[in-house]
The prediction has a mean pLDDT of 84. The RNA shown here (transfer RNA) has 72 nucleotides and comes from a Candidatus Pacearchaeota archaeon. NCBI's taxonomy places the organism under Archaea, Nanobdellati, Candidatus Pacearchaeota. The RNAcentral record of the sequence draws on ENA. Rfam family: tRNA. Rfam describes the family as follows. Transfer RNA (tRNA) molecules are approximately 80 nucleotides in length. Rfam classes the family as a transfer RNA.

RNA sequence: GCCUCGGUAGCUCAGCGGUAGAGCACUGGUCUCAUAAGCCAGGGGUCGCGUGUCCAACUCACGCCCGAGGCA
Numbered sequence: 001g002c003c004u005c006g007g008u009a010g011c012u013c014a015g016c017g018g019u020a021g022a023g024c025a026c027u028g029g030u031c032u033c034a035u036a037a038g039c040c041a042g043g044g045g046u047c048g049c050g051u052g053u054c055c056a057a058c059u060c061a062c063g064c065c066c067g068a069g070g071c072a
Base pairs, nucleotide, nucleotide: 001071002070003069004068005067006066007065010024011023012022013021018055026042027041028040029039030038048064049063050062051061052060
């Protein structure tokens, strides 16, 4: 330098055109003599950055940044 894959909540990941979710973690409640577990509720996101396509973009296209693997 080229190719492939990935970047989404604090962490691990889903979602691949119709406007963002789960588990764990966190907070409050419940339960207990108490703690943990369980149960109920809740907060938390410029979807890596920019531009474009589209009525509509996490999703498609292009460029860039970062990470992993491969080729030279």